The RNA shown here (FMN riboswitch aptamer (RFN element)) has 142 nucleotides and comes from a soil metagenome. The RNAcentral record of the sequence draws on MGnify. Of the family's consensus pairs, 100% are formed in the model. Its Rfam family is "FMN riboswitch aptamer (RFN element)". Its family is annotated with FMN binding in the Gene Ontology. The coordinates come from a structure-prediction model, not an experiment, and the mean pLDDT is 79.

RNA sequence: CUUUCGGGGGCGGGUGGAAUUCCCGCACCGGCGGUGAGCCUGGGGAAGCGAUCCCCGGAGAGCCCGCGACCCUCUCGGAUAAGCCGGGAGGUUGAGCCGGUGAGAUUCCGGCGCCGACGGUAAGAGUCCGGAUGGGAGAAAG
Numbered sequence: 001c002u003u004u005c006g007g008g009g010g011c012g013g014g015u016g017g018a019a020u021u022c023c024c025g026c027a028c029c030g031g032c033g034g035u036g037a038g039c040c041u042g043g044g045g046a047a048g049c050g051a052u053c054c055c056c057g058g059a060g061a062g063c064c065c066g067c068g069a070c071c072c073u074c075u076c077g078g079a080u081a082a083g084c085c086g087g088g089a090g091g092u093u094g095a096g097c098c099g100g101u102g103a104g105a106u107u108c109c110g111g112c113g114c115c116g117a118c119g120g121u122a123a124g125a126g127u128c129c130g131g132a133u134g135g136g137a138g139a140a141a142g
Base pairs, nucleotide, nucleotide: 001142002141003140004139005138010026011025012024013023014022027127028126029116030115031067032066033065034064040058041057042056043055044054045053046052062114063113071091072090073089074088075087076086077085078084096112097111098110099109100108118130119129120128
């Protein structure tokens, strides 16, 4: 540089003129990179096989660290009759404790919790509809 990939999830009941949005009950979902004893797993070594050990990897967190999406501000460039389009800089941006094991875990195991952009709507939405067949942290291959 090119190509491909790159977001999941709700039902039942109640009230009501109106709610998959409120209330009740029981559910469900978790982008990307990092970190990450043990367990799991790939390759190699100790002549062979097995155990075991050693070396190099993989996987492994919604709430630990950072990033992205959304939104806001500034700025540069381009186009137009206008609406706009593209780049850069900055800002904003949610939520976890307790116990256990252990040398070591906010990551494992157990328990109980918590969080979730903007716009729309016959009424307030993580799960419906929409911007979005978009953008994107990045990943893989050549």